[in-house]
RNA sequence: GAAAGUCUUUGUGGCAGGGUGAAAGCCCCUACCGAUGGUAUAGUCCAUGACCCGCUUUGGCGGCUGAUCCGGUGACGUGUCUCUGACGGCAUGAAUUCCGGAACCGACGGUUAUAGUCCGGAUGAGAAAAGACAUUU
Repeated sequence: GAAAGUCUUUGUGGCAGGGUGAAAGCCCCUACCGAUGGUAUAGUCCAUGACCCGCUUUGGCGGCUGAUCCGGUGACGUGUCUCUGACGGCAUGAAUUCCGGAACCGACGGUUAUAGUCCGGAUGAGAAAAGACAUUU
């Protein structure tokens, strides 16, 4: 340093202002938020998790689950040139992640009125992250 093992801890944010109304954190204008791993830094790519449904030997297994385009840059890759197997030049590819602009999305149940933001299941569960311990190689 690597692999498998045991244990501990961590592990989700957001309605500010105005309008209508008898009543809205639920409607309208505007505002605000963005789980985990991968990849060029991602709410929109790929994969995973939570909710829900079915099955179950109760360990799990299967299913379901939203939304992005335009322009720019060029880490890096490939090819090539030269005193050069370049950290240089040139050519080419290269970010839905960066920069600029314009969009879009958000489980279930509840509610004096339709909820990403309020209340509830949930002091729950969990992808996963960090650390400790001992063993083997």
This is a predicted structure of a 137-nucleotide RNA (FMN riboswitch aptamer (RFN element)). Of the family's consensus pairs, 97% are formed in the model. Its mean pLDDT, the model's own confidence on a scale to 100, is 81.